The RNA shown here (transfer RNA) has 71 nucleotides and comes from Parcubacteria group bacterium Athens0714_12. Lineage of the source: Bacteria > Bacteria candidate phyla. It was read from a public genome assembly. Its Rfam family is "tRNA". The family's RNA type in Rfam is transfer RNA. Rfam's curators write: Transfer RNA (tRNA) molecules are approximately 80 nucleotides in length.
RNA sequence: GCCGCCUUAGUUUAAUGGCAAAACAACGGUAUCGUAAACCGUGAAUGUCAGUUCGAUUCUGACAGGCGGCU
Numbered sequence: 001g002c003c004g005c006c007u008u009a010g011u012u013u014a015a016u017g018g019c020a021a022a023a024c025a026a027c028g029g030u031a032u033c034g035u036a037a038a039c040c041g042u043g044a045a046u047g048u049c050a051g052u053u054c055g056a057u058u059c060u061g062a063c064a065g066g067c068g069g070c071u
């Protein structure tokens, strides 16, 4: 320098164009003499910018970051 793949919550993963889902973690509460476990609840995310579309996590392009291959 060229090519390919990946990027969703603090972490690990879903969602094949139509309300972004869950587990763990965090926080609050119940309970307990107290702590942990347990139970109930709460907040939190689509890498960025454009394009296509009535509608984009999903399709297209560029850029950024990560991984791999070739030279």
Base pairs, nucleotide, nucleotide: 001070002069003068004067005066006065007064010024011023012022013021018054026042027041028040029039030038047063048062049061050060051059